[in-house]
């Protein structure tokens, strides 16, 4: 160079399946009250509805869904894989601009790995995810010490472009 392993059974992704929450919420009728505005993030502009009642309040009925989460199980791995920049398409019922959602390409820019905690951002949400920091705990390497027992233990550094084995 190559090839092939280790970290942990709470490493790490991902289709389908199933539970709950979403949510008595959105929404549609009906009915009273009121009366001139609405139209899926924000704004402007077309366009469309509406005194045959727009919106908005109560009362009845009737009533979801997606994103996001838990379960076992199946697959595909150890930069597994997340962000982050930077481009390409698409969506936010028409067009413009601002803003955001998804999904793909490139990029050693940053993270060795779970976890708890504060704090920000997403989300109905105390769930969960992401970012920034702090704290021990692992794993691995380097040096130093120890009863030179040694695949030990401890102390300090560093961190996957790394480590460890064979060719």
């Nucleotide at each position: 160079g190559a090839u092939a392993g280790a970290g942990g059974u709470u490493g790490c992704g991902c289709g389908a399946u199933u539970u709950a929450u979403g949510a008595g919420u959105a929404g549609c009728c009906u009915g009273u009250u009121u009366g001139a505005u609405g139209c899926g993030g924000c704004a402007g502009g077309a366009g469309c509805a509406u005194g045959g009642g727009a919106g908005a309040a109560c009362a009845g009925g009737c009533a979801a869904a997606a994103g996001g989460a838990g379960a076992g199980a199946g697959c595909g791995c150890c930069g597994a894989a997340a962000g982050g920049g930077u481009u390409u398409g698409u969506c936010c019922a028409c067009c413009u601009g601002c803003g955001g959602g998804c999904a793909g390409g490139c990029u050693g820019c940053u993270u060795g790995g779970g976890c708890a905690c504060a704090g920000g951002g997403c989300g109905a949400a105390c769930a969960g995810c992401u970012c920034u920091g702090u704290g021990a705990c692992u794993g691995u390497c380097a040096u130093c010490u120890g009863u030179g027992u040694g695949u030990c233990a401890g102390a300090u550094g560093g961190u996957g472009g790394g480590c460890u084995a064979u060719c």
Model confidence (mean pLDDT): 80 of 100.
A computed fold for a 167-nucleotide RNA from a mouse gut metagenome, annotated as Lysine riboswitch aptamer.
RNAcentral holds the sequence, with entries from MGnify.
Rfam family: Lysine riboswitch aptamer. Rfam links the family to the GO term lysine biosynthetic process.